[in-house]
RNA sequence: GGGCCCGUCUGCUAAUGGAUUAAGCGGCGAGACUUCGGACAAUUUUUUUUGAAAGAUAUCUCGAGAUGGGGGUUCGAUUCCCUCCGGGCCCG
Numbered sequence: 001g002g003g004c005c006c007g008u009c010u011g012c013u014a015a016u017g018g019a020u021u022a023a024g025c026g027g028c029g030a031g032a033c034u035u036c037g038g039a040c041a042a043u044u045u046u047u048u049u050u051g052a053a054a055g056a057u058a059u060c061u062c063g064a065g066a067u068g069g070g071g072g073u074u075c076g077a078u079u080c081c082c083u084c085c086g087g088g089c090c091c092g
Stems, first nucleotide, its partner, number of pairs: 001091007010026004028063005035056002040051003068084005
């Protein structure tokens, strides 16, 4: 220098013969409930008893969050075309 492939929420992965709410899992936030936890408080002549915050936990429900940038084609683009950026592979 030439060719090919890839880029989608915080992470991983679908959808890509153009239109149907961009979907799933993990993580995150909120709530319900479960099991722990026991700071602290009250009480008792001590051992006690009762209540109980933070925090953790299994399950369920709800929620936030994405098409690498720009331009073009089209009524309509994550999908097609051009260019740029980033990553990978091959040839010379």
Molecule: transfer RNA
Organism: Candidatus Iainarchaeum sp.